[in-house]
RNA sequence: AUACAAUAACGGCAAACUUUUCCGAAAGGAAAGGGCGCAAAACUACGGGCCUUACGGAUCAGCAGCAAUGAUCCUAUGGCAGCCGGGUUGCCUUG
Numbered sequence: 001a002u003a004c005a006a007u008a009a010c011g012g013c014a015a016a017c018u019u020u021u022c023c024g025a026a027a028g029g030a031a032a033g034g035g036c037g038c039a040a041a042a043c044u045a046c047g048g049g050c051c052u053u054a055c056g057g058a059u060c061a062g063c064a065g066c067a068a069u070g071a072u073c074c075u076a077u078g079g080c081a082g083c084c085g086g087g088u089u090g091c092c093u094u095g
Base pairs, nucleotide, nucleotide: 004095005094006093012038013037017033018032019031020030022029023028036082042088043087044086046085047084048083049080050079051078056074057073058072059071060070061069
């Protein structure tokens, strides 16, 4: 120096939940509190998975007809890295 294994903290991160005259169509995110947990719970949507359905499409309703509008379904270019892999980087004390 590299690989593997073990350990746990002066310190680090922060689930649920609460709050907001914050962003977003939503999912979700941000900030403040909170602390279930975490040795990569750091970064990255590349593969799988999951969430949402704005735009778009289909069907039905609607109408004399066309449309507006509404309902249902499909769809990610929107998300989740604390779902699992992959990639990149980093860390205390030991063996």